[in-house]
RNA sequence: CAAGUCGAAUGCUGUACUUGUACAGCAUGGCAAACGGGAGAGUAACACAUUGGUAACCUACCCUUGAGUGGAGAAUAAUCAACUGAAAAGUUGGAUAAUACUCCAUAGUCUCUAUUAACAUAAGUUAAUAGAGUAAAGAUUUAUCGCUCAAGGAGGGGCCUAUGGUCUAUCAGCUUGUUGGUGAGGUAAAGGCUCACCAAGGCAAUGACAGAUAACGGGUAUUAACGUACGACCCGUCCCACCGGGACUGAGACACUGCCCGGACUCCUACGGGAGGCUGCAGUCAAGAAUCUUCCGCAAUGGCCGAAAGGCUGACGGAGCGACGCCGCGUGUAGGAUGAAGGCUUUCGAGUCGUAAACUACUUUUAUUAGGGAAAAAUUUCUGAUUGUACCUAAUGAAUAAGGGACUGCUAACUUCGUGCCAGCAGCAGCGGUAAUACGAAGGUCCCAAGCGUUAUCCGGUGUUAUUAGGCGUAAAGCGUCCGCAGGUUGUUUGUCGCAUCUUUGGUCAAAUCCCGGGGCUCAACCCCGGAACUGCCAAAGAGAUGGGCAAACUAGAGGCAGGGAGAGGCACAUGGAAUGGCUGGUGUAGUAGUAAAAUGCGUUAAUAUCAGCUAGAACACCAAAAGCGAAGGCAAUGUGCUGGAACUGUCCUGACACUCAGGGACGAAAGCGUGGGUAGCGAAUGGGAUUAGAUACCCCAGUAGUCCACGCCGUAAACGAUGGGUACUAGGCAUUGAGAGCUCGACCCUCUCAGUGCCGUUUCUAACAAAGCUAACGCGUUAAGUACCCCGCCUGGGGAGUACGGCCGCAAGGCUAAAACUCAAAGGAAUUGACGGGAACCCGCACAAGCGGUGGAGCGUGUGGUUUAAUUCGACAAUAAGCGAGGAACCUCACCAAGGUUUGACAUCCUGAGAAUCUCUAAGAAACUAGAGAGUGCCGCAAGGAACUCAGUGACAGGUACUGCAUGGUUGUCGUCAGCUCGUGUCGUGAGAUGUUCGGUUAAGUCCGUUAACGAGCGCAACCCCUAUGAUGUGUUACAAAGUGUCACAUCAAACUGCCCUGGAUAACAGGGAGGAAGGUAGGGAUGACGUCAAAUCAGCAUGGUCCUUACACCUUGGGCUACACACGCGCUACAAUGGCCGGUACAAAAGGCCGCAAAAUCGUAAGAUGAAGCAAAUCCUUUAAAACCGGUCCCAGUUCGGAUAGAGGGCUGAAAUUCGCCCUCUUGAAGUCGGAAUCGCUAGUAACCGUAUAUCAGCCACGGUACGGUGAAUACGUUCUCGGGUUUUGUACACACCGCCCGUCACAUCAAGGGAGUCGGGGGUACCUUAAGAUCGACAUUAGUCGGUCCAAGGUAAAACCGAUGACAGGGAUGAAGUCGUAACAAGGCAUCCGUAGCGGAAGCUGUGGAUG
Repeated sequence: CAAGUCGAAUGCUGUACUUGUACAGCAUGGCAAACGGGAGAGUAACACAUUGGUAACCUACCCUUGAGUGGAGAAUAAUCAACUGAAAAGUUGGAUAAUACUCCAUAGUCUCUAUUAACAUAAGUUAAUAGAGUAAAGAUUUAUCGCUCAAGGAGGGGCCUAUGGUCUAUCAGCUUGUUGGUGAGGUAAAGGCUCACCAAGGCAAUGACAGAUAACGGGUAUUAACGUACGACCCGUCCCACCGGGACUGAGACACUGCCCGGACUCCUACGGGAGGCUGCAGUCAAGAAUCUUCCGCAAUGGCCGAAAGGCUGACGGAGCGACGCCGCGUGUAGGAUGAAGGCUUUCGAGUCGUAAACUACUUUUAUUAGGGAAAAAUUUCUGAUUGUACCUAAUGAAUAAGGGACUGCUAACUUCGUGCCAGCAGCAGCGGUAAUACGAAGGUCCCAAGCGUUAUCCGGUGUUAUUAGGCGUAAAGCGUCCGCAGGUUGUUUGUCGCAUCUUUGGUCAAAUCCCGGGGCUCAACCCCGGAACUGCCAAAGAGAUGGGCAAACUAGAGGCAGGGAGAGGCACAUGGAAUGGCUGGUGUAGUAGUAAAAUGCGUUAAUAUCAGCUAGAACACCAAAAGCGAAGGCAAUGUGCUGGAACUGUCCUGACACUCAGGGACGAAAGCGUGGGUAGCGAAUGGGAUUAGAUACCCCAGUAGUCCACGCCGUAAACGAUGGGUACUAGGCAUUGAGAGCUCGACCCUCUCAGUGCCGUUUCUAACAAAGCUAACGCGUUAAGUACCCCGCCUGGGGAGUACGGCCGCAAGGCUAAAACUCAAAGGAAUUGACGGGAACCCGCACAAGCGGUGGAGCGUGUGGUUUAAUUCGACAAUAAGCGAGGAACCUCACCAAGGUUUGACAUCCUGAGAAUCUCUAAGAAACUAGAGAGUGCCGCAAGGAACUCAGUGACAGGUACUGCAUGGUUGUCGUCAGCUCGUGUCGUGAGAUGUUCGGUUAAGUCCGUUAACGAGCGCAACCCCUAUGAUGUGUUACAAAGUGUCACAUCAAACUGCCCUGGAUAACAGGGAGGAAGGUAGGGAUGACGUCAAAUCAGCAUGGUCCUUACACCUUGGGCUACACACGCGCUACAAUGGCCGGUACAAAAGGCCGCAAAAUCGUAAGAUGAAGCAAAUCCUUUAAAACCGGUCCCAGUUCGGAUAGAGGGCUGAAAUUCGCCCUCUUGAAGUCGGAAUCGCUAGUAACCGUAUAUCAGCCACGGUACGGUGAAUACGUUCUCGGGUUUUGUACACACCGCCCGUCACAUCAAGGGAGUCGGGGGUACCUUAAGAUCGACAUUAGUCGGUCCAAGGUAAAACCGAUGACAGGGAUGAAGUCGUAACAAGGCAUCCGUAGCGGAAGCUGUGGAUG
């Protein structure tokens, strides 16, 4: 600032003067101020929307029509005077005008009263007659504008009806003006709207009442539609105006910028009193993640006043701010390869950003400047805030203008570096632990673009609330069962009505919006015009099928009647035998009972056992079944009584009487509760004994409640077919129970019908599939889980939780109803392949058993762990590490340690310079190395120079037994020489997958045969290869003494194949036996190791990606170490002796090796060995005497004539070097050990055992090890129950990192949410009482003003309850959390099958009793 205006209604004051005009102001008066503008607090309501009604109503201004406008009077404001107050404001006195007020007259189609008539009927409406009553205002320029009455119209409003639209039943009963009537009052108007009286009604599961939330509609978003969510802007309606109440004025208000009162708050004050209401436009503050200018104008549109000019108008028209949204435009266009520079990547060649840039030519939308310049004005003239705006022209110059997100999949787009389960990302799955397309950065790419992403919310996708359009055997889901009111649904025929339904017509459903067609702004957004659409409601006319109402009929549904049968159907009473326990008596004597084994217990006071008798309670063997009955729970000795239901038969009767069923009612195993009985057996709790780490359990001995009866509660179960009830339809077969019919003289058999029960099996037998259909599969399949209809119940991810709170029931235990916060990304079903099982079946293996010999005990050797150390280098760790890498650690090896040295290096390539190379000597030193001296000058080339080598220098590089075997190659171990592992095509299955590969036989074998929805094939098996055993042939030196030959060697060939016979078997495969044969069923050995498993082993054999070191983690040297030593383990050797030791004698091999080698003879030495040197590059020579064995002797059972460790002394050999740290010999010494606990290893025949021999490595050797070779040469195998390993099939599984799996509960700690809680605080609503402003109304007094009292009433106070919310010590449960503690409950027969209901008990999972289920 947003509501004023009118001097053409009136009085007065002031100013200017042209003196009758103009202007300004105050007041009376009129109209407006109830509109316009804002907001959504309240309201679940006639508030809104749609549709009707008002015969129950009002309406100023506007329009139309008719009639009128005569006379009179009394006041009053401003002003004036006086006074009070700080102010706001007020008091007294005097004067005055009007279109202000009052009175009289007149008027009627107005109002009232009475009568009559017509029409309607609920009060009524209309007409006629008679009577009564109420009107008016003037102004003026004479044109008009006003005023009064009456009627009509238009527009606006009031009231009423029907219908429609939220949530909660953990809100089920609500109501006293309440419901109705009569009368009165009141209103513009109907009405309990109000009052008096009368009656006792009214509403409600079709949801009353209560609570929560909410303005409603047109519409908006989305959607294929149905719907779902919302109600900003614009339009219509309602409601509100600081909070609450109230009236006044007026046509209209109980009034946003009027009045009165109460309350809260703010302001002024002289403290006495006053003032105020932005949810109008701007603007300020606060709160917040967040929301604008204290702008211009009445020029247009509209409103109020005015006769008009005009005034007012934060309505409105415009501008400003904000990418907040929608739309349009631009940030340049064309050429331009050396593919520039630079970035990034790289396999180092290059690729890419990329014609992109630079550069050349062009354009000017946009921008800036300058000039021109509208329409919007309707109206002859005048009038533009916007605005010098839109637009036009010219000039300048590529000039002024690009970002955001993403790049693992969904989802378009990839590389490098950094980081290293950190930092971080993330919508879901998930990514990150040293090679991250997922984090961060860079480059590149992709998608949008003046925007791009994120967050929040709604709809969609989601058929994931299913009306359209879902499900309920096992995934969530059928009430435990039946009865049954309301409700829903309902057989056949006819007539009728026309309610539903359908058709046609009319009205309405505001405009805007959406859609379609046009048009206007340069296009578009936007705006304008026209059409269509949306459906609903109302009215009228018509149709008569279907549903419905009414009426009549029918018999197929249902019920009744009659008949004879079946049955553990129910209740009551009575009776019975077997068994068990107790008691009495007899016989009889030491045990009995119990268990896997025991013990507790019982028993010499005579048990158990046995005989006889008595007594008690509970349950009813056989029959018995796949059986029967019942709604379900459930029901079993026998008899009787009472009683319910079902089936069958029948041309009998009624005539749709039916089905289902929310709420309701009844019944309802076991356990449990109450009262009273009873108690034989069993038996929660409890006691004892065992088991055990423990054992609150499993097992045993006892044993109380209980189990039983009567009466009364409880009301739940895996109350299961995990499958609601009813009706109809859709191939059959078999068995069985009951009933009936046919056949028959009758019964049986047989055939058929109806109703039930069951069907690949746990059966008495036989046979065959279950067809179609359905199902995720399993499976169901006339007893449907098939095809349809009707009705009811229930489900909507897992956990929290069938819990909390509330309510109802119960004596209690508890039951029924029944959430949320929070948390997870799963939980679950069926089936598949594996793996596993203290599941099953079959088979194999020195796997067990039967045997033989060992290990574990001793000493020593050797390896490992541990410890120690300067270092004791490293690797290997159940089987599958440990005499392993190592098939040779004194130096070297060597990787470790100490010390000393070197730095392009010990080694490779390239470059430069010098020098041949090479050799000798000296000094220091432990050596490496350092310093120095000398000799030597070669080869190719004409020369320059070059090759090899050495030294010096430079940098590229060398080097690394440094790390990663979890980055790798290669190689290897193991399952396992086990018989398996796969593929193609076909078939089956929605699929994962299956089949083949299973099955019957058989084999060493997935070997073979047969069968078979399989047919074939591959890798494995076997065979082919090598050695040995027999024979033949050939050859024959170096073998056999020579001959000659084959017993030797080499080469080639033959031979064995179940080929032959018998038996069994399916006539097969094959098995058993036999013959012949050197060998017989794979002749014996070897090599040969499928698909794969163990992130098995190895970066230290080698190779190699990445990382790391580079005067050192490289290289050289000396010395040390790998050899340590309380101890533990593995593998061996030697033994413990007489089947032996020692001494003497005598005999028989095979294989292998040898020139820096093997070495003979001979001699010496006790010996090791030395000397010696013949022979041999080997069938020739040597190693090379084989030993055990055999013969003879001795020892005489002992720590020995066993055993040889340890130690001393002396020697030998190798080697620069034996101290740490070698081997051998001789003499002496002479330890432990007398056959080895638990446990454990090897071996099935030329094997085990025993005996020696050779060899690789190697100077030597710690070798008793490894690898080969021969000699002597056994025992035993009944058999597959058990142990271990493996194969095949099957079964269960909650396992799949695959049982070293998974997983449950307490306890401890931390965090979170919810409930309880002595209480405390707050909120809204109600009830009762008190008090009561303004106002309304009534009464009394007074009547100029007023005073007093009653009633109603806002606010306030008091009291007791109910509800909601916040908070609360504390206690209890829940959820989550990394590796915590205790056990092991569940998954396999989970080691006691599991689970459900119930009861008791226990640290905990849990255990036990009782009944039930099979999942």
This is a predicted structure of a 1415-nucleotide RNA (small-subunit ribosomal RNA) from a metagenome. It matches the Rfam family "Bacterial small subunit ribosomal RNA". Clan: SSU clan. Model confidence (mean pLDDT): 83 of 100.